[in-house]
Small-subunit ribosomal RNA, central domain from Candidatus Giovannonibacteria bacterium RIFCSPLOWO2_01_FULL_46_13, 350 nucleotides, folded computationally. The organism belongs to Candidatus Giovannoniibacteriota, within Bacteria.

Context: one part of a larger RNA
RNA sequence: CUGGGCGUAAAGGGCAAGUAGUCGGUGAUGAUAGUCUGAUGUUAAAUCUCACUGCCCAACGGUGAGGCCGCAUGAGAAACGUCAUCACUAGAGCGAGUCAGAGGCAAGCGGAACGUGCGGUGUAGCGGUGAAAUGCAUUGAUAUCGCACGGAACACCAAACGCGAAGGCAGCUUGCUGGGACUUUGCUGACGAUCAAUUGCGAAAGCGUGGGCAUAAAAAAGGAUUAGAUACCCUUGUAUUCCACGCCCUAAACGAUGCAGACUAGCUAUUGGGGGCAUCGACCCCUCCAGUGGCUUAGCUAACGCGUUAAGUCUGCCGCCUGGGAAGUACGAUCGCAAGAUUAAAACUC
Numbered sequence: 001c002u003g004g005g006c007g008u009a010a011a012g013g014g015c016a017a018g019u020a021g022u023c024g025g026u027g028a029u030g031a032u033a034g035u036c037u038g039a040u041g042u043u044a045a046a047u048c049u050c051a052c053u054g055c056c057c058a059a060c061g062g063u064g065a066g067g068c069c070g071c072a073u074g075a076g077a078a079a080c081g082u083c084a085u086c087a088c089u090a091g092a093g094c095g096a097g098u099c100a101g102a103g104g105c106a107a108g109c110g111g112a113a114c115g116u117g118c119g120g121u122g123u124a125g126c127g128g129u130g131a132a133a134u135g136c137a138u139u140g141a142u143a144u145c146g147c148a149c150g151g152a153a154c155a156c157c158a159a160a161c162g163c164g165a166a167g168g169c170a171g172c173u174u175g176c177u178g179g180g181a182c183u184u185u186g187c188u189g190a191c192g193a194u195c196a197a198u199u200g201c202g203a204a205a206g207c208g209u210g211g212g213c214a215u216a217a218a219a220a221a222g223g224a225u226u227a228g229a230u231a232c233c234c235u236u237g238u239a240u241u242c243c244a245c246g247c248c249c250u251a252a253a254c255g256a257u258g259c260a261g262a263c264u265a266g267c268u269a270u271u272g273g274g275g276g277c278a279u280c281g282a283c284c285c286c287u288c289c290a291g292u293g294g295c296u297u298a299g300c301u302a303a304c305g306c307g308u309u310a311a312g313u314c315u316g317c318c319g320c321c322u323g324g325g326a327a328g329u330a331c332g333a334u335c336g337c338a339a340g341a342u343u344a345a346a347a348c349u350c
Stems, first nucleotide, its partner, number of pairs: 003322004007304002012318001014201004021194003025088008034080001035077003039073004048066007091191001092188003095184005103177007110154001114150008125136002162169002206247006216240001220236004258317006266295011299306002323350003332343004
């Protein structure tokens, strides 16, 4: 030190890389500070257990034996663990061949829509709503045609699809680049699993500097609605939304489900790859791997539900929870330009 838990009741870190630490595949040999066996010594008395026994009984006490926690010494064992040596290939990695993909970064290009400007046609309305009004329009709007410019986002394809560690990623082309799957069984030979600390990434909003500004739109203004309307609706509209660089570091960052491995009935759909059968060939069909979904067996669960993508049965490692409120707050510390973030109580109260 020792319990029980973490999908929804409190509780999985937002995600990853990885140090210390913890844990660790198969065979052989040797060693033995862990482990195991028995021996000796010690572990004061009281306490504890058992037997007998003294107070009438009991409590209490006496005698004897035992036990508990160990420790030390020397002897032995070698299954497990550890250490050493040798070997292996099922874990892990590398190679070779093939393949899919909105994975990332950069540059260039495209069409639709939208807005604006100019020009043509054309005339009295347009717009907006539940209804209106503010607003726009005879200095010619709305509508329509042509030309030009601008910024942002990429309809259809599109999917129960795909990719990525997560956040996330979608027009097309090119360049650079990360990861993955399958086949092969050629190479290395346990090189592995997890992971405090640390480091990196991390939607949106926000911040700094510079640019850009079509649309949408906090704030703001006006019009309505209303008892009021600091709203919902309408007309405008700035920050913002976009780009570059630097910060911020939080989310219902969700599968509200940590990572890795092993084992445990099936049915069905779909994505990528392989093999077989077949064929002119693509299909169809059978089958093996990897992924993504639906339904369900055993089992689990308080129930809902989960169910080979487990919340089943086990192992290793990490994180976290321990009644509600006060409070994710105060104080302190670290970080930040700031906003604030992280860490994180107590009094008191029920």